[in-house]
RNA sequence: GGAGCAACUCUGCCGAGUGCGCCUCUGGCGCAGCGGGGGAACCAACACUGGGGUGAAUUCGGCUGCGGCCAGCCGCAGAUUCGAUAGGGCGUCCUUCGGCCCGAACCCGUCAGCUAACCCCGCAGGCAGCAGGAAGGCCCGG
Numbered sequence: 001g002g003a004g005c006a007a008c009u010c011u012g013c014c015g016a017g018u019g020c021g022c023c024u025c026u027g028g029c030g031c032a033g034c035g036g037g038g039g040a041a042c043c044a045a046c047a048c049u050g051g052g053g054u055g056a057a058u059u060c061g062g063c064u065g066c067g068g069c070c071a072g073c074c075g076c077a078g079a080u081u082c083g084a085u086a087g088g089g090c091g092u093c094c095u096u097c098g099g100c101c102c103g104a105a106c107c108c109g110u111c112a113g114c115u116a117a118c119c120c121c122g123c124a125g126g127c128a129g130c131a132g133g134a135a136g137g138c139c140c141g142g
Base pairs, nucleotide, nucleotide: 010129011128012127013126014125018032019031020030021029022028023027033123034122035121036120037119038118043113050111051108052107053106054105059084060083061082063078064077065076066075067074068073087102088101089100090099093137094136095135096134097133
C1' cells in the first nucleotide's frame, strides 16, 4: 500500500414492519402511526374437479418422464433451469425517457363475495457502501 473478514457509527434500499413512555427488560404493557384478516343490509354470486389469504411475484412456451393416440397432437407430473410475460422496485411527490434489477416464498384447513357497527392479528426479515441518471411539472424556500 492492497485485498478479505468482523464490530460500531453514518447514509441508503426492499418491505406495513415505525415513534414515544413504562416495566419484573434481548421480552412484556400502553399510546400513536402504518399494515392485514373476519364480519350486516343492499348488491353480487348461485357447480364440480374443494376453496381461500398475505405478496409485484401472474401467465405462456421450451426441457424431462408417463399415458392416450397413431407418428403428430393432447393430457398429467417433474425439474426450478431455459426463454418470455401480467405486474413490481431503484434517495420528497407526479409524468416521460434511459439504465439496472425482481417476477419468490409462505399460510388457513372443507371455511370466508362485498360489507356499517363490531371483533381479531402483525410491526418481521433480508440487503447495499461515493451509493442520489436526464428532462418537465407541482410544492417549498431564498
This is a predicted structure of a 142-nucleotide RNA (c-di-AMP riboswitch aptamer (ydaO/yuaA leader)) from a bacterium. The coordinates come from a structure-prediction model, not an experiment, and the mean pLDDT is 77. Rfam family: c-di-AMP riboswitch aptamer (ydaO/yuaA leader). Rfam describes the family as follows. This family represents a conserved RNA structure found upstream of the ydaO and yuaA genes in Bacillus subtilis and related genes in other bacteria. The ydaO/yuaA element is thought to act as a genetic 'off' switch for the ydaO and yuaA genes in its native state. It is believed that the element may be triggered during osmotic shock leading to activation of ydaO, a predicted amino acid transporter gene, and members of the yuaA-yubG operon which code for KtrA and KtrB K+ transporters. On this family, see Barrick et al., Proc Natl Acad Sci U S A 2004: "New RNA motifs suggest an expanded scope for riboswitches in bacterial genetic control".